A computed fold for a 394-nucleotide RNA from an uncultured Clostridia bacterium, annotated as Bacterial RNase P class A. Its Rfam family is "Bacterial RNase P class A". By type it is a ribozyme. Its mean pLDDT, the model's own confidence on a scale to 100, is 77. The sequence was found by an Rfam model in a public genome assembly.
[in-house]
């Protein structure tokens, strides 16, 4: 310098002029009530509450406000629960109000590294399921190979073995058998190392052995079993032993743990009005009660249609929190626990915008609607902090 790797903050500023929402205060006016006056009054003075936007302080989107994926808090079903079916999460220990999140570690994989990813409980409880190719994918087997026997068969070579015949003087050649060795064909028998085929072939490499092979034997490595040791536990590490087909549970299952339903348009208050209405059905061996189905509770009435009436009104829920921030102490950390401060949106026709100037990194993704813990996804540009690996200098 340049690559890259885990974190972290910011994400337009300043100042001014108008305009928008919540809060507080002040004044100006109505109501009520108490109280006070030598005045009994449209008279003072205090409290509530309302109203006038008149003024004046003050605060006012997000790292994801987004997806609605998980978890709670809250609210009501309800006064009560139990078991069944489901559904949900699966390495160990811890954090957490909880979680499918986080933290530490483990074990398997990726990259030189820093570091990232994991759907990571059981195949010995059972069922399936490995298509195609290939002999052959759980009662595995033999396609091409290798070896050994053969009186299938046929071709060739040697022969210091024996004889016959033929050429021939002899030698020598040719011939028959025997012996014995080679190639092709068949048939029998052994083999699974060597080739093939596949995503995977009954553990790998290597040496010895074998007819010729094979854990057959030995070495090393790998799965499994057994003891032994360290770890809280996943797990690791030794030993020993030829014991040696898998794979698959983001297939069914099987095992361990956990789960009631609806959801702020939940739910309560106030205000209005009415017709306790007509008609049909089921009905204590029954109706009805916030997912299915059983039992128990409890309760006494449910379902269809037709008709009338009021509200599409107002307040609360509505933001003081498992809150933020700084300090200390304990943890590896995730966090916990003290203290000390500080209030930071509460709209509901749904609030922060217009304009000017000046500065710059020229501005990305993008606006709450009950809160908060997480995930997950979008994102120009700027900073800052620890490590990695290269190159150079010193």
């Nucleotide at each position: 310098c340049a690559a890259g790797c885990a974190g972290a903050u910011c994400g337009g500023g300043u100042a001014g002029u108008c305009g928008c929402g919540g809060g507080c205060g002040u004044a100006u006016c109505c109501u009520u009530u108490a109280c006070g006056c030598a005045u009994u009054g449209u008279c003072g003075c205090a409290a509530a509450g309302g109203a006038u936007g008149a003024c004046g302080c003050u605060c006012g989107a997000g790292g994801a406000a987004a997806g609605u994926c998980c978890g709670a808090a809250c609210u009501c079903c309800a006064u009560a629960g139990g078991g069944c079916a489901g559904g949900g999460u699966g390495c160990u220990g811890g954090a957490u109000a909880a979680c499918g999140u986080c933290c530490a570690g483990u074990g398997g994989g990726g990259g030189c590294g820093a570091c990232c990813c994991u759907a990571a409980g059981g195949a010995a409880a059972g069922u399936g399921c490995c298509a195609c190719a290939g002999a052959a994918a759980u009662u595995a087997a033999a396609c091409c190979g290798c070896u050994c026997u053969u009186u299938u068969g046929g071709c060739u070579g040697a022969u210091u073995c024996a004889g016959u015949g033929c050429u021939a003087u002899a030698a020598a050649g040719c011939u028959u058998g025997g012996u014995u060795g080679g190639c092709c064909u068949g048939a029998g028998a052994g083999u699974a190392a060597g080739g093939g085929u596949g995503a995977a072939a009954c553990g790998g490499u290597g040496c010895g052995g074998u007819a010729a092979g094979a854990g057959c034997g030995c070495a090393c490595c790998g799965g499994c079993a057994g003891c032994c040791a360290g770890g809280u536990g996943a797990c690791u590490g030794g030993c020993u032993g030829g014991c040696c087909a898998g794979g698959u549970a983001a297939a069914c299952c099987c095992c361990a743990c956990c789960c009631g339903g609806a959801g702020c348009a939940a739910g309560a208050c106030c205000g209005a009005a009415u017709a306790g209405g007509a008609g049909g059905g089921g009905c204590a061996u029954g109706g009805a009660g916030u997912g299915g189905c059983c039992c128990g509770c409890u309760u006494c009435u449910c379902c269809c249609u037709c008709g009338g009436g009021u509200a599409c009104g107002g307040u609360c829920g509505c933001u003081a929190g498992a809150g933020g921030c700084c300090u200390u102490g304990g943890g590896u950390g995730a966090c916990c626990a003290a203290g000390g401060u500080c209030c930071c949106a509460g709209a509901u026709a749904g609030a922060u915008g217009a304009c000017u100037a000046c500065c710059c990194u020229c501005g990305a993704c993008a606006g709450g609607a009950u809160u908060c813990g997480g995930c997950u996804u979008a994102c120009a540009g700027a900073u800052c902090u620890g490590g990695u690996u290269g190159u150079u200098u010193g």